[in-house]
Context: one part of a larger RNA
RNA sequence: UGACGGGACCCCGCACAAGCGGUGGAUCAUGUUGUUUAAUUCGAUGAUACGCGAAGAACCUUACCAGGUCUUGACAUAUAUUUAUAGAAGGUAUGGAAACAUAUUGGAUUGGAUAUACAGGUGGUGCAUGGUUGUCGUCAGCUCGUGUCGUGAGAUGUUGGGUUAAGUCCCGCAACGAGCGCAACCCUUAUCGCUAGUUACUACAAUUAAGUUUGAGGACUCUAGCGCAUACUGCUCGAAAGAGAGGAAGGUGGGGAUGACGUCAAAUCCUCAUGCCCUUUAUGACCUGGGCUACAAACGUGAUACAAUGGCUGGAACAAAGGGAAGCGAAGGAGUGAUCUGGAGCCAAUCUCAUAAAAACAGUCUCAGUUCGGAUUGAAGUCUGCAACUCGACUUCAUGAAGUCGGAAUCGCUAGUAAUCGCGAAUCAGAAUGUCGCGGUGAAUACUGUUCUCGGGGUUUGUACA
Numbered sequence: 001u002g003a004c005g006g007g008a009c010c011c012c013g014c015a016c017a018a019g020c021g022g023u024g025g026a027u028c029a030u031g032u033u034g035u036u037u038a039a040u041u042c043g044a045u046g047a048u049a050c051g052c053g054a055a056g057a058a059c060c061u062u063a064c065c066a067g068g069u070c071u072u073g074a075c076a077u078a079u080a081u082u083u084a085u086a087g088a089a090g091g092u093a094u095g096g097a098a099a100c101a102u103a104u105u106g107g108a109u110u111g112g113a114u115a116u117a118c119a120g121g122u123g124g125u126g127c128a129u130g131g132u133u134g135u136c137g138u139c140a141g142c143u144c145g146u147g148u149c150g151u152g153a154g155a156u157g158u159u160g161g162g163u164u165a166a167g168u169c170c171c172g173c174a175a176c177g178a179g180c181g182c183a184a185c186c187c188u189u190a191u192c193g194c195u196a197g198u199u200a201c202u203a204c205a206a207u208u209a210a211g212u213u214u215g216a217g218g219a220c221u222c223u224a225g226c227g228c229a230u231a232c233u234g235c236u237c238g239a240a241a242g243a244g245a246g247g248a249a250g251g252u253g254g255g256g257a258u259g260a261c262g263u264c265a266a267a268u269c270c271u272c273a274u275g276c277c278c279u280u281u282a283u284g285a286c287c288u289g290g291g292c293u294a295c296a297a298a299c300g301u302g303a304u305a306c307a308a309u310g311g312c313u314g315g316a317a318c319a320a321a322g323g324g325a326a327g328c329g330a331a332g333g334a335g336u337g338a339u340c341u342g343g344a345g346c347c348a349a350u351c352u353c354a355u356a357a358a359a360a361c362a363g364u365c366u367c368a369g370u371u372c373g374g375a376u377u378g379a380a381g382u383c384u385g386c387a388a389c390u391c392g393a394c395u396u397c398a399u400g401a402a403g404u405c406g407g408a409a410u411c412g413c414u415a416g417u418a419a420u421c422g423c424g425a426a427u428c429a430g431a432a433u434g435u436c437g438c439g440g441u442g443a444a445u446a447c448u449g450u451u452c453u454c455g456g457g458g459u460u461u462g463u464a465c466a
Base pairs, nucleotide, nucleotide: 001466002465003463004462005461007460008459009458010457011456012455013454015450016449019413020412021411022410023409026304027303028302029301030300031299032298033297034295035294042053043052064290065289066288067287068286069285070284073118077117078116079115080114081113082112083111084110086109090105091104092103093102094101095100120279121278123277124276125275129273130272131268132267133266134264136262141180142179143178144177145176146175147156148155149154160171161170162169186256187255188254189253191229192227193226194225195224196223197222201217202216204215205214206213232250235244236243237242306406310365311364312363313362314361322353323352324351327346328345332341333340334339372403377398378397379396380395381394382393383392419441420440421439422438423437424436425435
């Protein structure tokens, strides 16, 4: 100087407390372990692995296994020889006034074969590496120059008194300055002004069974550009904390992006790149089939429930954000339905996916393993696709399991949040209860606390540790 302490003090965080809803019990989905297997490819393993790489394993993917096949190779460059098929540019000759025609020469380029250099490797090493990433942690820290102090390692600055979300700012001080972080600058959302009105809108008029349908408009909604428009502790009280006014918004307005020096020989040689090692008729390449989907069991993450704040039936409301050409596919028609037919319109504010669902209203059920719950199984089908046996999703009829709110323990969340309800997208032929987004309904409690648990920051103290 650090590190550590079941030392001390100060401070912070959904860390506890106060609340709300879960997990742990059931069934299923999914990942992992284990076991099994010819193979169940590989990686990730406390926090920081386990709906993770994988934004999608029937074939392909695919790296694994079995069988079959190839050996300059599926892929790249180069040289030599040879061969096949066409034979480019250019040259020459003849004819012609020229354009051009004919003949001849020339060998570029391409495929095959042979030979040689070499290709190839999702083989090993992430403890040889680059790049990228997780984590402490969006925590408030980490350092440097000059000066000064100390024999020196080092100290000071960065400590102290206040304050802050913040090493944020103020005051003091042998320090004075500076850098990386903090904040701000960026995107988005909330309010306003100006500009612009089509595919959007409709205060006005017309028309209709009904609809911005038509006219007309630039007001409104909305769209999308611009804006030193707006918020700055600016104003009032106060030493401050804090309170208040005005305001759409108030004290960082809400959300996002942004991750300092470093830590864990953390993760990745299966994205990519790469040293070394290994392999070269195989550890490379191609094909068929199988496997990654196995199943006594254990764990993680989820979905659905156990019901009346509910289930079922009926008519009838209100979104946002997205996607669409090998695409989205309307009206009409067929089917109980998945779906089929049909093909209008749309490269989209025009057409379409597309009826939002919870909620509200009316009816029914009356506390039951039930009109709860839907697993499992049987039968018949639909769709995608060469192909649904291993191994897809969906539909209809039948079947109707466990489950009556879950032990010890444990997780998330502080406001348009939790909870709950549906909608969309990426991947994608098909295949979400996952992921990423979108809106609807919409709480309780804390902020009158810090004794305790966990993690972190600062000061100080002890040390047989470095």